[in-house]
RNA sequence: ACACAUGCAAGUCGAACGAGCUGGGACCUUCGGGUCCCGAUGCUAGUGGCGCACGGGUGAGUAACACGUGGGAAUAUGCCCUUUAGUACGGAAUAACCAAGGGAAACUUUGGCUAAUACCGUAUACGCCCUUCGGGGGAAAGAUUUAUCGCUAAAGGAUUAGCCCGCGUCUGAUUAGGUAGUUGGUGAGGUAAUGGCUCACCAAGCCGACGAUCAGUAGCUGGUCUGAGAGGAUGAUCAGCCACACUGGGACUGAGACAUGGCCCAGACUCCUACGGGAGGCAGCAGUGGGGGAUAUUGGACAAUGGGGGCAACCCUGAUCCAGCCAUGCCGCGUGAGUGAAGAAGGCCUUCGGGUUGUAAAGCUCUUUCGGCGGGGACGAUGAUGACGGUACCCGCAUAAGAAGCCCCGGUUAACUUCGUGCCAGCAGCCGCGGUAAUACGAAGGGGGCUAGCGUUGUUCGGAAUUACUGGGCGUAAAGCGCGCGUAGGCGGUGGUCUAUGUCAGAGGUGAAAUCCCGGGGCUCAACUCCGGAAUUGCCUUUGAAACGGGAUCGCUAGAGUCCGAGAGAGGAUGGCGGAAUUCCUAGUGUAGAGGUGAAAUUCGUAGAUAUUAGGAAGAACACCGGUGGUGAAGGCGGCCAUCUGGCUCGGUACUGACGCUCAGGCGCGAAAGCGUGGGGAGCAAACAGGAUUAGAUACCCUGGUAGUCCACGCCCUAAACGAUGCAUACUUGGUGUGGGCCAUUCAUUUGGUCUGUGCCGGAGCUAACGCGUUAAGUAUGCCGCCUGGGGAGUACGGUCGCAAGGCUGAAACUCAAAGGAAUUGACGGGGGCCCGCACAAGCGGUGGAGCAUGUGGUUCAAUUCGACGCAACGCGAAGAACCUUACCUGGGCUCGAACGGCUUCAGAACAUCCUCAGAAACGGGGACUUCUCGCAAGAGACUGGAGUCGAGGUGCUGCAUGGCUGUCGUCAGCUCGUGUCGUGAGAUGUUGGGUUAAGUCCCGCAACGAGCGCAACCCCUGUCCUGUGUUGCCAUCAUUAAGUUGGGCACUCUCAGGAGACCGCCAGCGAUAAGUUGGAGGAAGGUGGGGAUGAUGUCAAGUCAUCAUGGCCUUUAUGUCCAGGGCUACACACGUGCUACAAUGGGCGGUACAAAGCGCUGCAAACCCGCGAGGGGGAGCUAAUCGCAAAAAACCGUCCUCAGUUCGGAUCGCAGGCUGCAACUCGCCUGCGUGAAGCUGGAAUCGCUAGUAAUGGUGUAUCAGAAUGAUACCGUGAAUACGUUCCCGGGCCUUGUACACACCGCCCGUCACAUCACGAAAGUGGAUUGUACUAGAAGUCCUAAUCAAACAGGCCCAAGGUAUGAUUCAUGAUUGGGGUGAAGUCGUAACAAGGUAGCCGUAGGAGA
Repeated sequence: ACACAUGCAAGUCGAACGAGCUGGGACCUUCGGGUCCCGAUGCUAGUGGCGCACGGGUGAGUAACACGUGGGAAUAUGCCCUUUAGUACGGAAUAACCAAGGGAAACUUUGGCUAAUACCGUAUACGCCCUUCGGGGGAAAGAUUUAUCGCUAAAGGAUUAGCCCGCGUCUGAUUAGGUAGUUGGUGAGGUAAUGGCUCACCAAGCCGACGAUCAGUAGCUGGUCUGAGAGGAUGAUCAGCCACACUGGGACUGAGACAUGGCCCAGACUCCUACGGGAGGCAGCAGUGGGGGAUAUUGGACAAUGGGGGCAACCCUGAUCCAGCCAUGCCGCGUGAGUGAAGAAGGCCUUCGGGUUGUAAAGCUCUUUCGGCGGGGACGAUGAUGACGGUACCCGCAUAAGAAGCCCCGGUUAACUUCGUGCCAGCAGCCGCGGUAAUACGAAGGGGGCUAGCGUUGUUCGGAAUUACUGGGCGUAAAGCGCGCGUAGGCGGUGGUCUAUGUCAGAGGUGAAAUCCCGGGGCUCAACUCCGGAAUUGCCUUUGAAACGGGAUCGCUAGAGUCCGAGAGAGGAUGGCGGAAUUCCUAGUGUAGAGGUGAAAUUCGUAGAUAUUAGGAAGAACACCGGUGGUGAAGGCGGCCAUCUGGCUCGGUACUGACGCUCAGGCGCGAAAGCGUGGGGAGCAAACAGGAUUAGAUACCCUGGUAGUCCACGCCCUAAACGAUGCAUACUUGGUGUGGGCCAUUCAUUUGGUCUGUGCCGGAGCUAACGCGUUAAGUAUGCCGCCUGGGGAGUACGGUCGCAAGGCUGAAACUCAAAGGAAUUGACGGGGGCCCGCACAAGCGGUGGAGCAUGUGGUUCAAUUCGACGCAACGCGAAGAACCUUACCUGGGCUCGAACGGCUUCAGAACAUCCUCAGAAACGGGGACUUCUCGCAAGAGACUGGAGUCGAGGUGCUGCAUGGCUGUCGUCAGCUCGUGUCGUGAGAUGUUGGGUUAAGUCCCGCAACGAGCGCAACCCCUGUCCUGUGUUGCCAUCAUUAAGUUGGGCACUCUCAGGAGACCGCCAGCGAUAAGUUGGAGGAAGGUGGGGAUGAUGUCAAGUCAUCAUGGCCUUUAUGUCCAGGGCUACACACGUGCUACAAUGGGCGGUACAAAGCGCUGCAAACCCGCGAGGGGGAGCUAAUCGCAAAAAACCGUCCUCAGUUCGGAUCGCAGGCUGCAACUCGCCUGCGUGAAGCUGGAAUCGCUAGUAAUGGUGUAUCAGAAUGAUACCGUGAAUACGUUCCCGGGCCUUGUACACACCGCCCGUCACAUCACGAAAGUGGAUUGUACUAGAAGUCCUAAUCAAACAGGCCCAAGGUAUGAUUCAUGAUUGGGGUGAAGUCGUAACAAGGUAGCCGUAGGAGA
């Protein structure tokens, strides 16, 4: 490992050689030069030698003897070391050079001359090689200053290299078979050397589940990072090995290469060209372009270390040593130190007091590291030589001078406030923050952390026991194959002997160096570096031990099996037989229905059904016995009999002698549904049809009905195939049932023991809990299978099996922060039990229909102010809107303001009253009247007004920021705590249970014992009595009067105080001898006597910012404030709450009785007079047991009306009046006269009430000038009914289920529609890799023919290439399929509760879901 401009990175030797040039000497010279000689002056192209195979780079390829480690034998080895023996005699060429050519260039051709340490021959051969053992073969080179350097042969050494082997070395089985020179042999060739390395022949082997082959990925190691370790990840720098050099092939030379800074060929690319032809390879050092998130100078020097050549001097060296750039890392240092409180200024916060920044700064005193300037100046160099470098270091000088940032502050995690923003902008590792009070966003102040760095991102390990060897699991969380047989494998009883494979121990070799660790040394320290030690857990060799595992061998019987004797059984298969029932057919009797359901209908039936009787046919299933009984490995198996057959148990203890256990693959069995072929078909019954139900009803229900269900044969092979629990063995307290056998025992079919099955309850132990518990989920061992977050998905693709349906094997992208288990507390249930309540029922009276009143919605309007909205808003806030109230609208005014406080300043008494002008008034203009206190004064104080200022004001917003108050469940009986106990815990217990109560009221029991808030009681009213009091009350007796009027009295009533009384106390029954309950006596009252006040913990983000208070926000000539008028009173309509009625239990008229409780001085008002009346006049009395309001009304007595829109009913309207009040038009109340509407008892539905209650009748009061059918209080008359708790509603307790916890108004499923994302299929299309067959054949080795050599030619092999056909993989593809995710879409309601048809699993058919 993309392409590369330019420069450099490998040369050197003249002491191998010839020659040339320069140089020196001599001579000549036309001064250009020429000739001769010398030559150890130097230089050089060429021949020759050595080097170029080292050094340097890179990691593409490679899963391999490539690497690591340890061994091995059949080898080579230049230079180096040691030893031995030599170095003799000859020969032929050739480059350079000269001459002549070709070419643009690169380069090259021909002819001629010449040397050598170039080449060749002969001789010699201790040793060397070959040998048929006779013999045969093979060397050398010289140079020279005579001291050396060389040369040849051989042996040995050292070094280096080649080869072979054991072990170790990634992922995938959705890669299971691979291999033809393949495996071996013989012979030959080849190599330095073994070998199918190559060839001929022969044989058919060899590798593979201990993973061959194939595919993907990857250089390996020492080490590095992490970790307690074991491990996991990794392979930069440094070191060892390998591989590569543009891509592919090939050889040559050489000691060494198949070399590349060498050659040849082919290919791609780039460059030069005169178009003929040539040149090139930075993964060397710098550098350029490109790519990329990203990585440096075209520097200096050979001074050191090392390398090449040379005898040497020396030359070369981008190896190397240095310098440059970069906070990239590690280490060290600085940016100052001391003092300094007026706690400065400024900033920020503030409760406005202050706090904080903070000794921080300033100021004063001091120091000078680093940096700057000046001077000196190394080590590295053992003799010379210094790139670094005037560098390190040393000395001197000046000045606090030149030198601090980054991140964070909700929790995790050290560090908090203000402002801005307002689910926006944004933050975020996880949880999560932001929707108007954000310690979470942004900014500021402050704080925390680290520091020449800091933060983020990415990667790896850790935490993660979250792949578990150390060190996990599988009943319900993920996980036991549906069950068996059994191969390989794993594991295996007991006693000897042998062995030494595992194992253990000793010794030796190796485990390179560096790194890590320890101890020292050197740079001022440190980083760094040097020395020594330890370590390197491994492998090999050797010696020993023999307990254990293995092996060999001899035994044993406790495991296992065989045998003998018994036994039980729905064990299996085949054949036969039986009765009941259903249906059908035939016949009889018989008549109008039957059948079916929640109710119906479809359906059957007058052509005779159903019913009933008799006979017949057919198929399927076998009631009772029958049983958590039996049996089988599981699925499963049930009438009776026969035949064949498997297993099990018990007893005996005769035989074998470990023969055993488990089991990947493999083989077999395997419910139902389904499939094929042929039968059969009574009943049942997918699909289908019809009838119902329903909004719909492709369902549930009904009537029919085909496959199927049954048989035979063959497939399928899945189930919630479950004990959700693999098999085997051993051990470990018990109790109690039941099946089978045996032994003992008993009067007994009794009891006990034992073996083997099958259940329940429980101990220890285990478990997250639930639970399991000798039939383990306990304690252990062996073996197998399986799991590793949810979804996607048991899906896709591939493979394989199947006739098909489908089965087995089995992912990924993408997406979520959960999914899940067990248990707890609640809540809920169209779950259960118990109990209560005017909850239902039983009753009485209403509402809903009419008219009116009143409130609300809606609509309208300038405004119809605001709030309240199921119960728990709607005659509610409002106990009272004509103005006011009033908050709303229109218009007119004011701005320190309508009210209040402080301060400054100016002026002045002020207030009150009166007159006048304009105006709707407010407001405004003018005028009259009056002039405070103290002090001598200055001045001070009080008050008023003007100006200014700090506050004002707001019924503006937020009740989802709040306080307070209130409603509601609910006057329901509950809600909690301390200590103890139980539980890992949430929590439980107490508070549950048995009784009982109105009650968590009480009793008993109980791991609870106590306590608190609630209940009850204490408080008030009322019912009886007593005592006291006796006016304004009362009057029995005495007197008196018209009259309790007066005297008198205080007995009675009454009043106000204080007491008594009722407690299941007494008796009886029931109950447990209790609590209590039922009945009775007595009593005014009897079982809380009746009524009221009293409202636990909490729930509803319930209501209220408009009672009040209040945070924040908003407003300030207005959202404040004053005034007038209007509005809140509108009106097609709807609803709530009421009043009055519809009449005779009534209405009208007349008469006669009987209350209680209140209220009254801005008041109640009598008598009397006027008026038909409302009312007016009047004013006694009364500050109230004294006077007044005040008449009570229903009732009762009498009379009229007689069933009608009326003598019922009174709306509406007209006229005339009265009262209150500045003022009754909008918009009050009352009276009289007249008018006389609807309405004849109210649909669906719905409300109140259990006794002095409902119903009905009137009376008072608050508010209030006036204005109730409302609210509230009072008394009169005064009922009916309650069998009972099945049902509706609400509530309490216990229990159960739950997928709910915002708690069923919960949760949640699927289609469809839209958007988006990834994936699959798909006619195909395009690449990459690769197999096979054929073709092709460059360069090149080798072979070939005849004496040798060269050339040529031929041949084998062979790279690129070509053709054909496969395989694998990637990308893409109209269309299509499902999946995931999305905001508040559509349709239904499947699941969770009995989820309203219990749910779920497998299978088949059908259907919007």
This is a predicted structure of a 1409-nucleotide RNA (small-subunit ribosomal RNA) from a metagenome. The prediction has a mean pLDDT of 84. RNAcentral holds the sequence, with entries from SILVA.